[in-house]
Context: one part of a larger RNA
RNA sequence: UGACGGAGGCCCACACAAGCGGUGGAGCAUGUGGUUCAAUUCAAUGCAAAGAAAAGAACCUUUAGAAGGCUUGACAUGCCAUGAAUCCUCCCGAAAGAGAGUGCCAUUGGGAACACAGAAAUGGGUGGUGCAUGGUUGUCGUCAGCUCAUGCCGUAAGGUGUUGGGUUAAGUCCCGCAAUGAGCACAACCCUCGUGCUUAGUUGCCAGCAUUGAGUUUGGAACCCUGAACAGACUGUCGGUGAUAAGCCAGAGGAAGGUGAGGAUGACAUCAAGUCAUCAUGCCCCUUACGCCCUGGGCGACACACAUGCUACAAUGACCGGGACAAAGGGUCGUGACCCCGCGAGGGCAAGCUAACCUCAAAAACCCGACCUUAGUUCAGAUUGUAGGCUGCAACUCACCUGCAUGAAGAUGAAAUCACUAGUAAUCGUCGGUCAGCCAUACGGUGGUGAAUCCGUUCUCGAUCCUUGUACA
Numbered sequence: 001u002g003a004c005g006g007a008g009g010c011c012c013a014c015a016c017a018a019g020c021g022g023u024g025g026a027g028c029a030u031g032u033g034g035u036u037c038a039a040u041u042c043a044a045u046g047c048a049a050a051g052a053a054a055a056g057a058a059c060c061u062u063u064a065g066a067a068g069g070c071u072u073g074a075c076a077u078g079c080c081a082u083g084a085a086u087c088c089u090c091c092c093g094a095a096a097g098a099g100a101g102u103g104c105c106a107u108u109g110g111g112a113a114c115a116c117a118g119a120a121a122u123g124g125g126u127g128g129u130g131c132a133u134g135g136u137u138g139u140c141g142u143c144a145g146c147u148c149a150u151g152c153c154g155u156a157a158g159g160u161g162u163u164g165g166g167u168u169a170a171g172u173c174c175c176g177c178a179a180u181g182a183g184c185a186c187a188a189c190c191c192u193c194g195u196g197c198u199u200a201g202u203u204g205c206c207a208g209c210a211u212u213g214a215g216u217u218u219g220g221a222a223c224c225c226u227g228a229a230c231a232g233a234c235u236g237u238c239g240g241u242g243a244u245a246a247g248c249c250a251g252a253g254g255a256a257g258g259u260g261a262g263g264a265u266g267a268c269a270u271c272a273a274g275u276c277a278u279c280a281u282g283c284c285c286c287u288u289a290c291g292c293c294c295u296g297g298g299c300g301a302c303a304c305a306c307a308u309g310c311u312a313c314a315a316u317g318a319c320c321g322g323g324a325c326a327a328a329g330g331g332u333c334g335u336g337a338c339c340c341c342g343c344g345a346g347g348g349c350a351a352g353c354u355a356a357c358c359u360c361a362a363a364a365a366c367c368c369g370a371c372c373u374u375a376g377u378u379c380a381g382a383u384u385g386u387a388g389g390c391u392g393c394a395a396c397u398c399a400c401c402u403g404c405a406u407g408a409a410g411a412u413g414a415a416a417u418c419a420c421u422a423g424u425a426a427u428c429g430u431c432g433g434u435c436a437g438c439c440a441u442a443c444g445g446u447g448g449u450g451a452a453u454c455c456g457u458u459c460u461c462g463a464u465c466c467u468u469g470u471a472c473a
Base pairs, nucleotide, nucleotide: 001473002472003470004469005468007467008466009465012462015457016456019420021418022417023416026311027310028309029308030307031306032305033304034302035301066295068293069292070291073122077121079118082115083114088101089100090099092097123287124286125285127284128283129282133280134279135275136274137273138271145184146183147182148181149180150179151160152159153158164175165174166173190263191262192261193260195231196230198228199227200226201225205220206219210217234257237251239249240248241247300439313413317372320369321368322367323366329360330359331358334353335352339348340347341346379410384405385404386403387402388401389400426449427448428447429446430445431444432443
């Protein structure tokens, strides 16, 4: 100087407390361990692995295993020789591939491209090492810290500055001070949302005036909305408090008030943290194989254990009929209305739309009415049988959806444990990416309805700063 302390002080945080809803019990989905297997490819393992990489494993993907094949190779560059290349047909085969046949431009020099043979350079490796690395990511932590120059102090390691008194979300700011300045972080600058004004009105809008089944049409530019440009919030103002400071408290005005809300943004370092399987790369290793092609199987197994979720256990409900209100997205190898067929999944015909125009599209919780009456039930829906549909060469292993039948566990869950402070939690739908289809209950957006509690910092966990102790470095 650090690190540590069941040492002291100050202080912060959904850290506790106060609330609210979960997990842990049940069934199922997904991931992991274990076991099994020819193979169940690999990697990740407290927080910071485990609905992660994977924004989508039937084939492909695909790396692992079995069988069948190839060896200058599936791919790249150059050398040499031969042949038009392609295409089509037959045959062997599970396919990859192998064999046979037909046939062809232009021209008589050849060139280009392609195919095949050869040799040797090479080529290939998702083989090893993340403890050789780059790049990138997680974590502490959006915590308030981490340093430097000059000066001064100390023999030196080092100290000072950065400590002290206040204050802040903040090493934020003020005051003091052997320090004076500066840098990286903080804040601001960026984006979205919230208010207004100006401007522009089509595909969007409709107050008044006409008009229609319908903003449909004429019309309008007021309103809504959309796009652009600007204004607006700064402790600016009043009062109190404070040290006449920084600030803090309360009020006015205001759409918004003290960082307005959310996002992006992650200092110096730490964990030899993760990744050689995104990619790149040193070294090592394989080269008729640890490379390459292909078929079927596997990654989907199942006594069990763990993690993350979904659905429930019901009356604040289930079911039936009727009625209402969004936002944000996607669409041409696409989205697909109306009409018809089907109980339905879906099918047929097919208009419109490269989209504020057409369409996906029905919002659901909600409201009104009817029924059920506390039951393993008109709760719950696992499992199983059967009949169908769709995608796709192909749905057995191993997809999704629909109808009928079946109707398991489950009575609010022990010890323990998690998230959340406001348009938040809870709850309700909706859309997208990936994608032929989909194992999505995941992930990422979007709106609807919409709470409770915060006395406080004694305690638990983590963290900043100061002081102190140390047989630690």